[in-house]
Record summary
Small-subunit ribosomal RNA, 5' domain from an uncultured bacterium, 534 nucleotides, folded computationally. The full RNA is in RNAcentral, with records from ENA and SILVA. Rfam family: Bacterial small subunit ribosomal RNA. Rfam links the family to the GO terms structural constituent of ribosome and ribosome.
Context: one part of a larger RNA
RNA sequence: AACGAACGCUGGCGGUGCGUUUUAAGCAUGCAAGUUGAUCGGGAUCCAAGUGCUUGCACUUGGUGAGAGUAGCGGACGGGUGAGUAACACGUAGGUAAUCUACCCUUGUGUUGGGGAUAGCUCAUGGAAACAUGGGGUAAUACCGAAUACGAUUAACGGGACACAAGUUCUGUUAAGGAAAGGCGCCUUAAAGCGUCGCACAAGGAGGAGCCUGCGGCAGAUUAGCUAGUUGGUGGGGUAAAGGCCUACCAAGGCAACGAUCUGUAGCCGGCCUGAGAGGGUGAACGGCCACGCUGGGACUGAGAACGGCCCAGACUCCUACGGGAGGCAGCAGCUAAGAAUCUGCCGCAAUGGACGAAAGUCUGACGGAGCGACACCGCGUGAAUGAUGAUAGGCAGAGAUGUUGUAAAAUUCUUUUACCAGGGAGGAAUAAGGUAGGUAGGAAAUGAUCUGCUGAUGACGUUAUCUGGUGAAUAAGCCCCGGCUAAUUACGUGCCAGCAGCCGCGGUAACACGUAAGGGGCAAGCGUUGUUC
Numbered sequence: 001a002a003c004g005a006a007c008g009c010u011g012g013c014g015g016u017g018c019g020u021u022u023u024a025a026g027c028a029u030g031c032a033a034g035u036u037g038a039u040c041g042g043g044a045u046c047c048a049a050g051u052g053c054u055u056g057c058a059c060u061u062g063g064u065g066a067g068a069g070u071a072g073c074g075g076a077c078g079g080g081u082g083a084g085u086a087a088c089a090c091g092u093a094g095g096u097a098a099u100c101u102a103c104c105c106u107u108g109u110g111u112u113g114g115g116g117a118u119a120g121c122u123c124a125u126g127g128a129a130a131c132a133u134g135g136g137g138u139a140a141u142a143c144c145g146a147a148u149a150c151g152a153u154u155a156a157c158g159g160g161a162c163a164c165a166a167g168u169u170c171u172g173u174u175a176a177g178g179a180a181a182g183g184c185g186c187c188u189u190a191a192a193g194c195g196u197c198g199c200a201c202a203a204g205g206a207g208g209a210g211c212c213u214g215c216g217g218c219a220g221a222u223u224a225g226c227u228a229g230u231u232g233g234u235g236g237g238g239u240a241a242a243g244g245c246c247u248a249c250c251a252a253g254g255c256a257a258c259g260a261u262c263u264g265u266a267g268c269c270g271g272c273c274u275g276a277g278a279g280g281g282u283g284a285a286c287g288g289c290c291a292c293g294c295u296g297g298g299a300c301u302g303a304g305a306a307c308g309g310c311c312c313a314g315a316c317u318c319c320u321a322c323g324g325g326a327g328g329c330a331g332c333a334g335c336u337a338a339g340a341a342u343c344u345g346c347c348g349c350a351a352u353g354g355a356c357g358a359a360a361g362u363c364u365g366a367c368g369g370a371g372c373g374a375c376a377c378c379g380c381g382u383g384a385a386u387g388a389u390g391a392u393a394g395g396c397a398g399a400g401a402u403g404u405u406g407u408a409a410a411a412u413u414c415u416u417u418u419a420c421c422a423g424g425g426a427g428g429a430a431u432a433a434g435g436u437a438g439g440u441a442g443g444a445a446a447u448g449a450u451c452u453g454c455u456g457a458u459g460a461c462g463u464u465a466u467c468u469g470g471u472g473a474a475u476a477a478g479c480c481c482c483g484g485c486u487a488a489u490u491a492c493g494u495g496c497c498a499g500c501a502g503c504c505g506c507g508g509u510a511a512c513a514c515g516u517a518a519g520g521g522g523c524a525a526g527c528g529u530u531g532u533u534c
Base pairs, nucleotide, nucleotide: 001533002532003531005530006529007528008527009526012380013379014378015377016376017375018373019372020338025336026335027334029333030332031331034073035072036071040069046063047062048061049060050059051058052057080292081291082290090216091215092214093213094212095211096210099209100208101207104205105204106203107202108201109200110199111198112146114144115143121136122135123134124133125132126131153176154175155174156173157172158171159170160169161168162167182197183196184195185194186193218264219263220262225255226254227253230252231251232250233249234248235247236246237245267289268288269287270286271282272281273280274279294314295313296312297311298310316327317326318325319324344370346369347368348367352366353364354363355362356361383414384413385412386411394405395404396403397402419471420470421469422468423467424466428461434455435454436453437452438451439450440449478523479522480521481520482519483504484503485502489518490517491516492515493514499506500505
């Protein structure tokens, strides 16, 4: 000098940050990932009208449209933690002629014609439940064949160009392979047509990801040898992709005193702290990467893989009709335990961002805010001026005279930051849908696409920030120290006792060092102590 601090005494306000460093211990409760009816079949409830008419029931039509289901996209992001990991995990610089990439952007070519199911539903059955089984029947942008093939892929045969090794690339001819006939809207007498959102096959881009490599960052030699898929080759398999990644055979290699192997410790970095620097320490918060999700294993789906998905095993907890089931807060709050120690079961989607949707919108403990904590930093205040008879007050010192507290108080004049009361009051809101005016491209036209201007709802915070007025010095000072280091001294008490102490050292009867008082010094809403780092 610093701190994610703790403890003691004390405590007025505001702003900005930060807040389980211990037990990756266990968790009651609520919430944290949904969305789309413009994919689809349907549709409870309620409302209105009508019919029948037994007067309160049935039926029909129209509107409303919950819950569940199919299907699509998203649940691989966002959020948490630091257990493991000494490793291509990270940092940095490269490679990929060894690779993948949903949504988004640009470009090209297409979107033809069919089929069979299944959930929901209904009728049954089993079960305490979780849930399961059978019969019937139904739709689609769900599923499956067929046609077509601008590209692209594979194989075979040719030709040209290039090269850094395996090769790469351009081009010509033959065989396999796709679509949603979809949704919404416009125009039209209709058929057709058009627009838009989709869908399929390709090429490129952007962003993202996988893999490989050089170099770099730790302690121990009281760890000296380690290694059989081990090191290399050939054939095969596997992957999006190189590779002992896996496998069969062959060879006997590979690493190590420039520290292999083993053991201990540890997430890495940008940074942060300190320091004149070089260095040393550290990795909270914020940002990047990695790893993990009760412990251990596994696959499925998908462009991509698993905290709030699935399966198996284990430990633990819960329910049970004893046959069987359910669960995973290292998400946000909150609870128990542990500990010197770390917060509200808050408000809102108004803003920013994300998912879905054509949109309106829905969801969002991300986020924006408020609450608690002097935990840290910064700022402000607790009054200002005048006021000596230096009070006849009190305290302390002194035999006393007096000295000191001390311009301090009182008193007079003033101010109102802050406080309380009342009133006004920004900014965070940009625009969306819609309306309107104009332009651009295309079109037979319309809807539409796109650009610009004007208009056009929405505020959790919030009794906001801030401003004005009123009241009244009113609401607001402590902590440590005073032997030397080190700024600041006297008295009394105690008597090697009680105690102090960072070091030197004080205390055994005149203690400037213990305790108290008065005075003084320092810092100040804090001050000291302890811990840790330089």